A computed fold for a 126-nucleotide RNA, annotated as SAM riboswitch aptamer (S box leader).
The sequence was found by an Rfam model in a public genome assembly.
Its mean pLDDT, the model's own confidence on a scale to 100, is 78.
It matches the Rfam family "SAM riboswitch aptamer (S box leader)". Its family is annotated with regulation of gene expression in the Gene Ontology. From the family's description: The SAM riboswitch is found upstream of a number of genes which code for proteins involved in methionine or cysteine biosynthesis in Gram-positive bacteria.
RNA sequence: ACCUUAUCAAGAGCGGCAGAGGGAACAGACCCUGUGAAGCCCGGCAACCUGAGUAUUUCCGGCAUAUAAAAGCACACCGGAUUAUUCAAAGGUGCUAAAUUCUGCGGUAUUUCCGGAAGAUGAGGA
Numbered sequence: 001a002c003c004u005u006a007u008c009a010a011g012a013g014c015g016g017c018a019g020a021g022g023g024a025a026c027a028g029a030c031c032c033u034g035u036g037a038a039g040c041c042c043g044g045c046a047a048c049c050u051g052a053g054u055a056u057u058u059c060c061g062g063c064a065u066a067u068a069a070a071a072g073c074a075c076a077c078c079g080g081a082u083u084a085u086u087c088a089a090a091g092g093u094g095c096u097a098a099a100u101u102c103u104g105c106g107g108u109a110u111u112u113c114c115g116g117a118a119g120a121u122g123a124g125g126a
Stems, first nucleotide, its partner, number of pairs: 002125007013042001015041003021032003026104004043096003048092002050088006058081005100118001105115003
């Protein structure tokens, strides 16, 4: 760098270093910034991966009983996966102005409308 998929209006410092730019790219707009930008450190937020519990949706596997015996089915039980939900935050990431700052393409299209594109992040894959 590519493919798949989920999420993107919530949340997060009056800290330290540093010194001029920043809000992904292009265009337009609008903002932040010496009452210190980027970056780094610390702190924090969140809960994607992760761990624990509960329920029970769906699926798979197993054991016992009933029967003269065997097999099948149903219920209960046990284990696994899945789904929903609650809790945790040690570890892997991520995030920490404003909706991904807004618009750009399509939908009768005026609008905090719906979808798409592009992008960001996680998980998986090649």